Source information:
The prediction has a mean pLDDT of 82. Transfer RNA from an uncultured Clostridia bacterium, 72 nucleotides, folded computationally. It matches the Rfam family "tRNA". About the family: Transfer RNA (tRNA) molecules are approximately 80 nucleotides in length.

[in-house]
């Protein structure tokens, strides 16, 4: 300098065109002398940025950004 790969709740990770979900964590309740477990019930992400196409984008297209691989 080229190439390829990753970015999605607090953390790991799954959805690849129809408005985002598991799993630890988090809160609240029950339960317990009391914390652990267990049950039940929420609260938390507009999906790196920014721009196209589409009725309609987390998924397509393209430029950046930061990472990590590979070759010069």
């Nucleotide at each position: 300098c080229g190439g390829g790969g990753a970015u999605u709740g607090g953390c790991g990770c799954a959805g690849g065109g129809g408005u985002a979900g598991c799993g630890c964590g988090c809160u609240u309740g029950u339960u317990u002398u009391g914390g652990g477990a267990g049950c039940a019930a929420g609260a938390g992400g507009c999906c790196g940025u920014g721009a196209g196409u589409u009725c309609a984008a987390a998924u397509c297209c393209c430029a950046c950004a930061u990472c990590c691989c590979c070759g010069a």